Context: one part of a larger RNA
RNA sequence: UCCAACUAAGGGAAUUCGGCAAAUUAGCCCUGUAACUUCGGUAGAAGGGGCGUCUAACUUUGUACUUGAUAUUAGAGUGCAUUGUUAGAUUUCAAUAACAAGGAUGGUUCGACUGUUUAGCAAAAACGUAGCCGGUUGCUAAUCCGAAAGAAUGUGUAUAACCGGUGAAACCUGCCCAGUGGUGGUGUCUAAAACCGCGUUCCAACGCGGCUAACGCCCAUCAAACGGCGGGCCUAAUUCCUGAGGCUCUUAAGGUAGCGUAAUACCUUGUCGUCUGAAUGGCGACUUGCAUGAAUGGUCCAACGAAAUUGUCACUGUCCCUAGUCGGAAACCUCUGAACAUACUCUACUGGUGAAAAGGCCAGUGUCACCUAACGGGAAGCUAAGACCUUGUGGACCUUUACUACAACUUGUUGCUGCGACUUUAUUGAUGAUACAUAGAAUAAGUAGGAGCGUCGAUACCAAAUUUUUGGAUUUGGUGGAGCGAAAUUGUAAUACUACUUAUCGUUUAUGAAGCUGCUUACUUGAACAAAGGACAACAUCAGGCGGGUAGUUUGGCUGGGGCGGCACCCUGCUGAAAAGAUAUCGGCAGGGCCUAAUGACAAGCUCAUCUAGGUCGGAAAUCUAGAGUAGAGCGUAAGGGUAAAAGCUUGUCUAACUGUACUUCAAACAGCACGAAUUGCAGAAUUGAAAGAUGGGCCUAGCGAACCAUUGAGGAUUUUUAAUGGAUCCCAAUUGUGACAGAAAAGGUACCCCAAGGAUAACCGGGUUGUCGCGCCCGAUAGUUCAUAUUGACGGCGCGGCUUGCUACGCCGCUGUCGGCUCUUCCUAUCCUGGCUGUGCAUAAGCAGCCAAGGGUGUUGGAGUUCACACGUUAAAAGGAAUCGUUAGCUGGGUUAAGAACGUCGCGAGACAGUUUGUAUGAUAUCUGUUAGGUGCGUAAUUGUUUGAGUGGAACGAACGCGUAGUACGAGAGGAACCGCGUUUGGAUGCCUCUAGUUUAGCAGUUCUCAUGGGGAGGCUGCGCAGCCACGCAUUAUUGAAUAAGUGCUGAAAGCAUCUAAGCACGAAGUCAUCCGCAAGACGAGACAAUAUAGGCCGCUAUAAAAGAUAGCGUUGAUAGAGUUGAUGUGUAAGAUCCAAGAACCCGAGGAUUUCAGCAUGCAACUACUAAAAG
Repeated sequence: UCCAACUAAGGGAAUUCGGCAAAUUAGCCCUGUAACUUCGGUAGAAGGGGCGUCUAACUUUGUACUUGAUAUUAGAGUGCAUUGUUAGAUUUCAAUAACAAGGAUGGUUCGACUGUUUAGCAAAAACGUAGCCGGUUGCUAAUCCGAAAGAAUGUGUAUAACCGGUGAAACCUGCCCAGUGGUGGUGUCUAAAACCGCGUUCCAACGCGGCUAACGCCCAUCAAACGGCGGGCCUAAUUCCUGAGGCUCUUAAGGUAGCGUAAUACCUUGUCGUCUGAAUGGCGACUUGCAUGAAUGGUCCAACGAAAUUGUCACUGUCCCUAGUCGGAAACCUCUGAACAUACUCUACUGGUGAAAAGGCCAGUGUCACCUAACGGGAAGCUAAGACCUUGUGGACCUUUACUACAACUUGUUGCUGCGACUUUAUUGAUGAUACAUAGAAUAAGUAGGAGCGUCGAUACCAAAUUUUUGGAUUUGGUGGAGCGAAAUUGUAAUACUACUUAUCGUUUAUGAAGCUGCUUACUUGAACAAAGGACAACAUCAGGCGGGUAGUUUGGCUGGGGCGGCACCCUGCUGAAAAGAUAUCGGCAGGGCCUAAUGACAAGCUCAUCUAGGUCGGAAAUCUAGAGUAGAGCGUAAGGGUAAAAGCUUGUCUAACUGUACUUCAAACAGCACGAAUUGCAGAAUUGAAAGAUGGGCCUAGCGAACCAUUGAGGAUUUUUAAUGGAUCCCAAUUGUGACAGAAAAGGUACCCCAAGGAUAACCGGGUUGUCGCGCCCGAUAGUUCAUAUUGACGGCGCGGCUUGCUACGCCGCUGUCGGCUCUUCCUAUCCUGGCUGUGCAUAAGCAGCCAAGGGUGUUGGAGUUCACACGUUAAAAGGAAUCGUUAGCUGGGUUAAGAACGUCGCGAGACAGUUUGUAUGAUAUCUGUUAGGUGCGUAAUUGUUUGAGUGGAACGAACGCGUAGUACGAGAGGAACCGCGUUUGGAUGCCUCUAGUUUAGCAGUUCUCAUGGGGAGGCUGCGCAGCCACGCAUUAUUGAAUAAGUGCUGAAAGCAUCUAAGCACGAAGUCAUCCGCAAGACGAGACAAUAUAGGCCGCUAUAAAAGAUAGCGUUGAUAGAGUUGAUGUGUAAGAUCCAAGAACCCGAGGAUUUCAGCAUGCAACUACUAAAAG
């Protein structure tokens, strides 16, 4: 020193993140018990009292004996054991005496409760729960496992099973269906295959069209489905405020009841009240709710909670402020004996340097060698190829409206698959009816024939039915018995009658489709001869839909880290760019991803902008005339360049905005390189011009794009059957685009994370810099009645520091532990106090400002994790900094910053948040160095003893208050000092134990339980307590001198004066050096003095000493230790004996009195050689 325990005066949470830890309480009996309440609880609430032993009486139970007999338990008596009550007596400091054994209570949050959970850092507010709600499901059920067979639920059946949400009870649960999703419905919508039709000469393949299911679209509905629930302006009662109200925009609807600075509130320590001396806290309110809110449940709530938070009482070593004790470890001796670690070397410190943080380099200083015990400053110590961060065309899980697939589900089709009825519909055949413009008897379908048709019953009439353009027409039945047509009229068309055709409607046959319905024989179920279902289902094929259920993957680059932002990712101009060329930055200034059939080609003619003069309306400016006019204009578009009989403007004629081909230049400096852009020729065919010529778009420099696939071309070839078409393949040209622009087909999360690499790259620290920060200086506007400089000090200027915050990316990612606090030490001064001075707008007192000065001091408390800041009460003062933002192989772990969980917000989601909240592991035996102590060896050439003091350490003292001076100096007064002297207090230092206090496993006494013959054990507990050790106790803790700082002076020149200075002289501070207290000759300069002939060690007994060594004492010529005696001290009156003692009495009897300041004990003192210090 650690571990595990014990005890502490006075105070009593002042400690601390926080009463952590510890202490208090505790058992049984009696009494008593509040608010609240779901009436059950709360409740052992809280609070109060009793408890031992002895004696007696009564009593419970058992048992033995006696008696008693009615022979059956009884009953009575006695004894033993046992239970309880009462009364009395009595002891101790204390009677549940040990052990065992709740601290209590108030407010709030969350969760109703008992329960469950991360075996091994989270026990919770998380999960569950009863209750509530919604959904699916009629049994061959739904759900679920499986490829299937076959299983679970369940041998259950809607009071059931499964899925989801919420989470007891109470009071409640508002509005929104626009989005997403679920459910339902509907259709000239969309829509696959099969099927049907068509095209390509047949066939095949292919293409096109048609029909159609689910889905989609559309229409409804559902929020206890996922979810959501606004803004602006104006306005009142007196001014102000507020806004019942109004206007307006807008929405699917605009947040209702509640609650509200909250586990949710950024601002924020909101404001008020209360608790406190003081509260970033708690509680209660208000509430403008960044960003509350109703089963993602809202509010409230008795009970409950190893939950979170905050008070009060009690209690305490948590603390003021530490001390003492016991046991173990450690330590010493002997034996045995690892691991980790280890480049090498090693004796350091300070400063510097340096990859910017050195034991090893440079400089200076220091240092004899070795050992032991400690401490933990350093070795950017050991441990682990950093978990944060970045990078990787690394990984893994998770999510989804990423991409691409697959299962499952669903819909249609076909097969297994048969027989019917009805309805609808399509087509075809047969049959019947109908066909109204106007005019015209009047309902003229069209064309052709046509002069007849009709008693085989016409016109007409009656009845019924059908139809209708409402006028009629047709059919059937009856009566009846002769008309109709032609001619004429009207009209495009003329009627009788016959045939054919068109359209519509009806009946019917056949075929197909759809719907509905029936059957049984396939098939299915089945207790399998029943019965049920039934061409459905199941199964299989093809096709459509849906499809994070599952899987594989992707999820860019640059970047003063990354992300967010931006594009500096492809091009153009100017500049940067440093007069060849080339040249970077998330450098600067501007642009492009077009436009244009004329804004193109050629030719000819002309000259612009602007100004001056003149001129009707006419003006500054219109059109006209004259003149000047090097470009001050124009040239599609940025800028630059270029440009005047033009490249501009006007006019004329045109299409060269052509085809083919060969180079060249830039792209791409000096290798290679594509797209693209541009330039120069040749050939062809053109335009224009008289011609020379010019023209392959725009005066020049931007206006752009591989392969594969596809399309196009009255393009060119090849191949297959061939006579041709069609198809396929190749070549050429063009078009469609990749802007991440030399061109993948592509979204997110990870705090559950993993791997590799990086100090190539961030967060902490250091280095650099110093904008910012802090502190100075210069100037002197302003203020200060006057007056810049007593004080104030604008606008500006110049520095210093390296504390703040930045910037940077130099060191560290095979690891330098991150905020704050605690502890402990040194240093700086830009001084807060104390000391000495100066100025003052200094009378005194108190101040203000400045100079010197770092010796000492600079504190307590409240809330908050806080540093900081704020507050209370003190103080002489409550200064600022540095030391890897000193200090984690020193402590703590409250905060930050993991895994769990919750709220608000964001996100569809996984999840996220310099937002909040709760919870959450701090390793280790010290090798070197350093430091603190203690020793050994050698040196200093004898030994022993005593010293000197070079040097070195110290703060050994600091400060305050009171009294006297003195109510004095000063002052009109009010007020009101000082030198000096004395006392006290406080902080620090040193020593001690007489007193006080603590401890006291020395000791004594009491007492519990237990084993016991004696006697022990739990230091059992309790009381007191010597020595020792100690603080809370006691004592001590002067001054003076020397040299100085700022400053004050004397004399005194330079400079005939003046001047503290230049020569000279004197004062002057808590500061410096001595005086004072320690260490000290290893002070290598190793000193001096004295004495002596020896001295020291081993060995033995020891303590004034002590971890081991050492030191000190003694060793028979002896009191060194032990034993003994006496004293002193502690405890508190021993044993035995006698007497007394409650009880009616004998016995018995706790206990008391006397003998007895007794007995017992002793680390102390004295005495005493009994024992051991023999011998060597």